[in-house]
RNA sequence: CCGUGCUAGGCGGGGAGGCAGCGGUGCCCUGUACUCGCAAUCCGCUACAGCGAGGCUGAAUUCCUUCCCUAGGUUCUUGCGCUGUGAAGCAGCCUUGAGCAAGUGGUGUUGACGUUCGGGUCCCGCGCAACGGAAACUCAUGAACCCUGUCAGGUCCGGAAGGAAGCAGCAGUAAGUGAGACCUUUCGUGUGCCGCGGGAGAGCCUGGACCGAGCCAACUACUCAUGAAGCGUUCAUGGUGCUUGGAUCGAAGGAAGGUGCACGG
Numbered sequence: 001c002c003g004u005g006c007u008a009g010g011c012g013g014g015g016a017g018g019c020a021g022c023g024g025u026g027c028c029c030u031g032u033a034c035u036c037g038c039a040a041u042c043c044g045c046u047a048c049a050g051c052g053a054g055g056c057u058g059a060a061u062u063c064c065u066u067c068c069c070u071a072g073g074u075u076c077u078u079g080c081g082c083u084g085u086g087a088a089g090c091a092g093c094c095u096u097g098a099g100c101a102a103g104u105g106g107u108g109u110u111g112a113c114g115u116u117c118g119g120g121u122c123c124c125g126c127g128c129a130a131c132g133g134a135a136a137c138u139c140a141u142g143a144a145c146c147c148u149g150u151c152a153g154g155u156c157c158g159g160a161a162g163g164a165a166g167c168a169g170c171a172g173u174a175a176g177u178g179a180g181a182c183c184u185u186u187c188g189u190g191u192g193c194c195g196c197g198g199g200a201g202a203g204c205c206u207g208g209a210c211c212g213a214g215c216c217a218a219c220u221a222c223u224c225a226u227g228a229a230g231c232g233u234u235c236a237u238g239g240u241g242c243u244u245g246g247a248u249c250g251a252a253g254g255a256a257g258g259u260g261c262a263c264g265g
Stems, first nucleotide, its partner, number of pairs: 001265006009057003012030004020046005034054005063258006072249005079242010090232001092231002094227001096225004102220003105216003114210008122199006128192002130189006137180005147172004155164003
C1' cells in the first nucleotide's frame, strides 16, 4: 500500500419551554436521515445522563474535534406604527345652562315695544231661564148598599084625597184611576252665562285710547359657566408588528485536523 473480517461509532439536528440537572413524547425551525413498545395530571435516567428489544452500515466524502458561514429561535435596547387598560377636565371637539343680538329667519305703519282703561275666563251672593219631580187645572172614567138629585115598578100609611121611605135606571159627585199640556203654585241641580253686586288678579283671550319703529330669540356666530358618556390631548402601564444596535443558542453547508483491531499478501 492492497484484500478479507470485526469493533468503537453512526443510522438526523437545532431552538424555546419543562426539569435539581440530562434526554424523550408534545410545540417551533430546518430538512428526509431504521423498526417496535413507554410517555405531559408525564416516561426514563444521574453527570458517563432516555429506558427495553431488533435490523442496517461501519475506520472514512459517511465517525470525532475545531473554525468559518448562516436559515431560524430566545432576550435586552433605540425609533416608528397598531391596539388594550388605568388616571387626569386638560387649551380643543362635544353635553347642558345662561347671556348677547353680528348673520339667517319670523313678525311689524293693515301700527312693533311700551303706557293706560275695560270685558271675559276664576270665586262668592241674589235673581232669571232651562231641565226634572210634585200639586193645582182640563177631559175621561169612577159608589149593588153604608153620597146627592130624580126616582119607573113595587112596598108602607090613609075610607078617599093625598103623603112617606126608597131598589133598579138615569144625571152628577167623593176617595181613586188614566190622559193632557198653554196658564198657576212648589221643590231640586256637576243645566246656562242670561242679569245684578262683591272679590281675586299670575297667566290666556278680547275691545278702546296714547306713542311712533322696532320686536322675537328658533338656528349659526360670540361671551360666561357646567359636565365627563364619547373623540382628541397628557401621563403611566401592557400586547403586537417593523426597525437600529447588542447578547445568546444554532440546523444545513464549507475548511482543516484527528482516529482502532485481527489475519493474509
Background:
Predicted 3D model of a 265-nucleotide RNA (Bacterial large signal recognition particle RNA) from Tuberibacillus calidus DSM 17572. Rfam family: Bacterial large signal recognition particle RNA. It is annotated as a non-coding RNA gene. Rfam links the family to the GO terms signal recognition particle, plasma membrane targeting and SRP-dependent cotranslational protein targeting to membrane, signal sequence recognition. From the family's description: The signal recognition particle (SRP) is a universally conserved ribonucleoprotein involved in the co-translational targeting of proteins to membranes.